[in-house]
A computed fold for a 515-nucleotide part of an RNA from an uncultured bacterium, annotated as small-subunit ribosomal RNA, 5' domain. The full RNA is in RNAcentral, with records from ENA, Greengenes and SILVA.
Context: one part of a larger RNA
C1' cells in the first nucleotide's frame, strides 16, 4: 500500500451488479423439494342420455364422459447440497484397452407366425391400538411362461487364407445351440425384437506431477510371483486351491498430523509466496457401521434389509423416523437472510399432444457485506450581520459560508402510461420450405408525462515526528493515550474539551487474516 464470504463502533439518502453459516459433518417442530402417461390395462365413485322392475324411494341394463386407488412403461443413478473422510481407489496433464460396457438419441439392414398360466386392484371371511396381516373366490395387459420359424450376431466345433515378438487378431465356409410385443389408434402415427454403425457418456489401466515429519527405520503373509479355476461388462491375489520366497525403503517404505484436487484468486515488477468462499470440472459423503436387492446404470440424499446412537407414538403387544434440498427453528459464536411468488423464460422428467410435475431455475425480500454510479441543490449576495473562538484590545477568524434575491427539479414521494425479456406451441392451408391465425409474464422493469417545492438526505478518523492538518482552556506522571518513537511530575501543538484546521465521504475508522 493492495486484498477479504469479514466481524466490532459511530453513522447512514438512492440505484444497479454480484453476495451472504467459515464455528456444532450438532439436533431438528412445520410447508414443500419426483412424478408422469386413460394413444399399455382391468376398473371404483360420480355425472349426462336412453330402456326395464317397482305407487315411490331405489335397484338393474345400454351408450358417453370422467377416472381415486392399483397392475404396468419410463424417469427416480439427473438436477440440488456439502466437504466429514481421503497424501491416493483422488486430482491435473498426456497415454493405452489386441481386457470393456452403454437405456434414450441418430443412421442402415433384417423381422414380429401361434398357444398358455398367472397376480394387484375387486368381493367375502378373520387378526389388529397403530403400522398392517392371514386365508379363500375372481380378472386385464406393451405382466409373465411357453411352442414353431430362426440370421450377416454370439457360443462350442471342423478347416482355408491374411497380419502380429506374442498371448492373439482380420476375412470367409460347413454343423449345432440361442429371440420377438398377433400391441394402442378413426387417420398421421408411436412403439417392440434382433444386426451392424455413430454421437455422447462411462468402466479399467499406465506414466510424471500433486502437503509436513526421520523426536517415525525398517515394513509386509494375499503379502510378491507363477499354475490352475471362480468371479466381472471387462483386466487383475479381485476371491480360492497347490507352488515358489518373494515384494517396498535413505529419490523416504511404514508410521504420525494436516488437507478434497484443479480451473483458479490475492498479492507482487517478476520469480515466488499464501489461498482453493461464489461460478465450473473430477471425487467423495448422505444419522453411524455393514450389506446385498431391482436396474443400461446405485451398493442408491427424500428405495430396502441387519445393527447401533438418538427422537416420537403406543391399548405395552409392538411400531414410526433422518433438512450435509428450499425456507424455517434450537444450541454454539465475534457472525452470516424471507417458514416469499411463478413455472412467463431457459433446462429437466413423463406423455403423440394439450398438459402435469419441477424450493432446478427464474424473480422479488433482508444485510453499506463488496464493488460501481447519482444525489444531499445551482448562481448571485459585505454593512464582510448576529453568535462562537482567539486576541498585543487595533483587530482576526469561521466566512460568500448564512441571512436575502433569481433559478433548477437529479434522486426520493404521489399520480398515469409503457417498448423489451415471447417465441415457440395450437388452429387452418400446404408434400415440405413457409404463409395466414390465435394464445402465454411471476418480476412490474429501461423509459416517458404530470404535481409540488430547497423542500425528506453527511458523517466518520485524525492534527508531535513517521503524516496533510494548531490554538485556548481543564488536568498536573494523577486521569489518560499509544502503530512504533514516546507524550503527562503547573503555561501540555501528545491526555479531556472547545474552536480552527487536514483527510476521505454515505461512509470513517478499528480488530483479525495474506502478499
Nucleotide at each position: 500500500g493492495a486484498a477479504c464470504g469479514a466481524a466490532c463502533g459511530u453513522u447512514g439518502g438512492c440505484g444497479g451488479c454480484g453476495u451472504g453459516g467459515a464455528u456444532u459433518a450438532g439436533g431438528c417442530a412445520u410447508g414443500c423439494a419426483a412424478g408422469u402417461c386413460g394413444a399399455a390395462c382391468g376398473a371404483a365413485u360420480c355425472c349426462c342420455g336412453g330402456g326395464g322392475a317397482g305407487c315411490a324411494a331405489u335397484c338393474u341394463c345400454c351408450g358417453g364422459g370422467g377416472g381415486a386407488a392399483g397392475u404396468g412403461g419410463c424417469g427416480a443413478a439427473a438436477g440440488g447440497g456439502g466437504c466429514a473422510g481421503u497424501a491416493a481407489g483422488g486430482c491435473g496433464u498426456g497415454g493405452g484397452u489386441a481386457a470393456c460396457c452403454u437405456a434414450c438419441c441418430c443412421c442402415g439392414g433384417g423381422g414380429a407366425c401361434g398357444g398358455g398360466c398367472a397376480u394387484a386392484g375387486c368381493c367375502c371371511u378373520c387378526c389388529u391400538a397403530a403400522c398392517g396381516g392371514a386365508g379363500g373366490g375372481g380378472u386385464a395387459a406393451u405382466u409373465c411362461c411357453u411352442g414353431g420359424c430362426g440370421a450377416u450376431g454370439u457360443g462350442a466345433u471342423c478347416g482355408a487364407g491374411g497380419g502380429g515378438c506374442a498371448u492373439c487378431u482380420c476375412u470367409u465356409g460347413g454343423u449345432c445351440a440361442u429371440g420377438a410385443a398377433a400391441u394402442g389408434a378413426a387417420u398421421c402415427u408411436c412403439g417392440c425384437c434382433u444386426c451392424g454403425g455413430g454421437a455422447g457418456g462411462g468402466g479399467c489401466u499406465c506414466a510424471c506431477g500433486u502437503g509436513a515429519u526421520a523426536u517415525c527405520a525398517g515394513c509386509u503373509u494375499g503379502u510378491u510371483g507363477g499354475u490352475g479355476a471362480g468371479g466381472u461388462a471387462a483386466u487383475g491375489g479381485c476371491u480360492c486351491a497347490c507352488c515358489a520366497a518373494g515384494g517396498c525403503g535413505g529419490c523416504g517404505a511404514c508410521g504420525u498430523c494436516u488437507a478434497g484436487c484443479c480451473g483458479g484468486u490475492g498479492u507482487g515488477a517478476g520469480a515466488g509466496c499464501a489461498c482453493g468462499a461464489c461460478c465450473g470440472g473430477c471425487g467423495c459423503c448422505a444419522c453411524u457401521g455393514g450389506c446385498a436387492c431391482u436396474g443400461a446404470g446405485a451398493c442408491a440424499c427424500u428405495g430396502g434389509c441387519c445393527a447401533g446412537a438418538c427422537u416420537c407414538c403406543u391399548a405395552c403387544g409392538g411400531g414410526a423416523g433422518g433438512c450435509u434440498g428450499c425456507a424455517g427453528u434450537c444450541g454454539a459464536g465475534g457472525a452470516u437472510c424471507u417458514u416469499c411468488g411463478g413455472c412467463a423464460a431457459u433446462g429437466g422428467g413423463c406423455g403423440c399432444a394439450a398438459g402435469c410435475c419441477u424450493g432446478a431455475c427464474c424473480g422479488a425480500g433482508c444485510g453499506a457485506c463488496g464493488c460501481c454510479g447519482c444525489g444531499u441543490g445551482u448562481g448571485c449576495g459585505a454593512u464582510g450581520a448576529a453568535g462562537g473562538c482567539c486576541u498585543u484590545c487595533g483587530g482576526g477568524u469561521u466566512g460568500u459560508a448564512a441571512a436575502g434575491c433569481a433559478c433548477u427539479g437529479u434522486c426520493g414521494a404521489g399520480g398515469g402510461g409503457g417498448a423489451g425479456g415471447a417465441a415457440a406451441g395450437c388452429c387452418g392451408g400446404g408434400c415440405a420450405a413457409c404463409c395466414g391465425g390465435u394464445c402465454u409474464g411471476a418480476c412490474c422493469u429501461a423509459u416517458c408525462c404530470c404535481u409540488g417545492g430547497a423542500g425528506g438526505a453527511a458523517g466518520c478518523a485524525c492534527g508531535g515526528g513517521c503524516u496533510a492538518a494548531g490554538u485556548u482552556c481543564g488536568u498536573g506522571c494523577c486521569a489518560g493515550c499509544a502503530g512504533c518513537c514516546g507524550c503527562g511530575g503547573u503555561a501540555a501543538g501528545a491526555c479531556g474539551a472547545a474552536c480552527c484546521g487536514u483527510g476521505c465521504g454515505a461512509a470513517c475508522g478499528u480488530u483479525g487474516u495474506u502478499c